Record summary: A computed fold for a 350-nucleotide part of an RNA from a mine metagenome, annotated as small-subunit ribosomal RNA, central domain.
[in-house]
Context: one part of a larger RNA
RNA sequence: UUGGGCGUAAAGGGUGCGUAGGCGGCCUGGUCAGUCUGCUGUGAAAGCCCCGGGCUCAGCCCGGGAAGGGCGGCGGAUACUGCCAGGCUGGAGUGCCGGUGGGGAGAGUGGAAUUCCUGGUGUAGCGGUGAAAUGCGUAGAGAUCAGGAGGAAUACCGGUGGCGAAAGCGACUCUCUGGACGGCAACUGACGCUGAGGCACGAAAGCGUGGGGAGCAAACAGGAUUAGAUACCCUGGUAGUCCACGCCGUAAACGAUGGCCACUAGGUGUCGGGGGUAACCACUCCCGCGGUGCCGCCGCUAACGCAGUAAGUGGCCCGCCUGGGAAGUACGGCCGCAAGGUUAAAACUC
Numbered sequence: 001u002u003g004g005g006c007g008u009a010a011a012g013g014g015u016g017c018g019u020a021g022g023c024g025g026c027c028u029g030g031u032c033a034g035u036c037u038g039c040u041g042u043g044a045a046a047g048c049c050c051c052g053g054g055c056u057c058a059g060c061c062c063g064g065g066a067a068g069g070g071c072g073g074c075g076g077a078u079a080c081u082g083c084c085a086g087g088c089u090g091g092a093g094u095g096c097c098g099g100u101g102g103g104g105a106g107a108g109u110g111g112a113a114u115u116c117c118u119g120g121u122g123u124a125g126c127g128g129u130g131a132a133a134u135g136c137g138u139a140g141a142g143a144u145c146a147g148g149a150g151g152a153a154u155a156c157c158g159g160u161g162g163c164g165a166a167a168g169c170g171a172c173u174c175u176c177u178g179g180a181c182g183g184c185a186a187c188u189g190a191c192g193c194u195g196a197g198g199c200a201c202g203a204a205a206g207c208g209u210g211g212g213g214a215g216c217a218a219a220c221a222g223g224a225u226u227a228g229a230u231a232c233c234c235u236g237g238u239a240g241u242c243c244a245c246g247c248c249g250u251a252a253a254c255g256a257u258g259g260c261c262a263c264u265a266g267g268u269g270u271c272g273g274g275g276g277u278a279a280c281c282a283c284u285c286c287c288g289c290g291g292u293g294c295c296g297c298c299g300c301u302a303a304c305g306c307a308g309u310a311a312g313u314g315g316c317c318c319g320c321c322u323g324g325g326a327a328g329u330a331c332g333g334c335c336g337c338a339a340g341g342u343u344a345a346a347a348c349u350c
Base pairs, nucleotide, nucleotide: 003322004321005320006319007304008303012318014201015200016199017198021194022193023192025088026087027086028085029084030083031082033081034080035077036076037075038074039073040072041071042070049065050064051063052062053061054060091191092188093187094186095184096183097182098181103177104176105175106174107173108172109171110154115149116148117147118146119145120144121143125136126135162169163168206247207246208245209244210243211242215241216240220236221235222234223233258317259316260315261314262313263312266295267294268293269292270291271290272289274287275286276285299306300305323350324349325348332343333342334341335340
C1' cells in the first nucleotide's frame, strides 16, 4: 500500500458547537459535464505475443502481423450523478397549547450534627486498640444542661428514579436562563447528516493573587506492630479540601461500545406526557409517543456475550489500529507561571 479491523485481543477522539470537505428526500422539464456507445487520430523504434526466415541447432539476429492502460477529435444515448429552472411535504425547522425534571447562574434562608468559647451541675477518669501506648484530665477533663461563635455538608424522601453534550447535578425560597418531551397540524419548503483544522466546555489533584478554615487530612511528629516498618492500626497535624478571579486540560473522562438515518420475533418493569372508558376525582383496563432497565428468538461473536438503547442487516461522514520491549519516551514544534500537556520517532533487543 491493497486489505482486515476497533465491548474484553492493538484500535472510538473526554464532550459539544461548527468551517472547509464528503454525502444527501419525492416529482417534472432543460443541459449533456461525469457515465455509456460508434467512428477516427495518437499511442516512435526496440521489447513482450503470433507467423515466417538466417547463422548445422539454440542463444542471438532479420522480415511481417497483432496487441496496447490512456489521451484527443467527431457523431450518438440520457437511466443514474452533476449543473440550471419549476413544483411537493414525508426529512429538518417554526408556531400554538401543556405538563415533568438534583439542567445552569446569582442572591437569600433553615434545621440536624461535629469542633471551639462562656457559664451551671458534678468527680476521677476520658480516649483509643487485637491488646496497648502516645494523647487529654484534680489548673476540674469526659458526662450533662443553658447560651454563643464559625465553617462545611445537606439525614429521611432516594428509587438499575430524574436532568444534562460530556465533565457532572440532591435542604428550602426568590430572580435570571438553556434543553428535551407530549398534543394540534397553522407556517417555511430539503433549509439536511457528518465534520479535517478551529472554537468552547471539561472530575480530582495541582498552580497564581486575595479571603476563609469547623470537620477531614497528603507531608510531618509521636505511640504501637515488626527481624526491620520510611506502611497497614492509634494520638496529633500543615498544605489542601471551601469562596472569588485567573491558569492547568488530564482520568479505568467507561457502556472500556463515535455521530446520524432506515429496517429486523416476542415478554416484562419503571419515568414523562397523551387518548379511550368514567358526570368529576381516584382506581382499573386498553392504544400508541419519548426516555430508562431486565429477560429472550433470528442474526452476529474466538468465546464471554450483544440482541428495536445491537455487538443484527444496510447507508453516509469523522477518529483510530497494524508484533512485544525501548516509549507515550528522546529530539524538534506548539501550549503552560510551574508541574507538565500535546504532537511523536529511532538505534538496539526478543